Model confidence (mean pLDDT): 84 of 100. A computed fold for an 87-nucleotide RNA from a Deltaproteobacteria bacterium, annotated as c-di-GMP-I riboswitch aptamer. Its Rfam family is "c-di-GMP-I riboswitch aptamer". Gene Ontology term of the family: cyclic-di-GMP binding. The model forms 94% of the base pairs in the Rfam consensus.

RNA sequence: CCACGAAAAAGCCAAACCUGUUGAAAAACAGGGACGGAAAGCCACGGGUCUUCUCUCCAAUACUACCAAGAUAGCCGAGCUGCCGAA
Numbered sequence: 001c002c003a004c005g006a007a008a009a010a011g012c013c014a015a016a017c018c019u020g021u022u023g024a025a026a027a028a029c030a031g032g033g034a035c036g037g038a039a040a041g042c043c044a045c046g047g048g049u050c051u052u053c054u055c056u057c058c059a060a061u062a063c064u065a066c067c068a069a070g071a072u073a074g075c076c077g078a079g080c081u082g083c084c085g086a087a
Base pairs, nucleotide, nucleotide: 004085005084012037013036017032018031019030020029021028022027035074041080042079045077046076047075048072049071050070051069056065
């Protein structure tokens, strides 16, 4: 240095849920809270999953179909970076 991941050490992140805010929604942000995580750090390049304003069709309302556009990194892969050092 690379691989690897402990009955080690220092730490880190933070699910569900609750409150507030933003959004059409999925969801995100802040605070509380811990299910868990060796990259649960960053990134929307590939795949998966989720939402669907508006237009149009139908229609009493609705629903369905279609369509931008968006979300998800704690779904998987790829790329970049990182703490410690037992076997």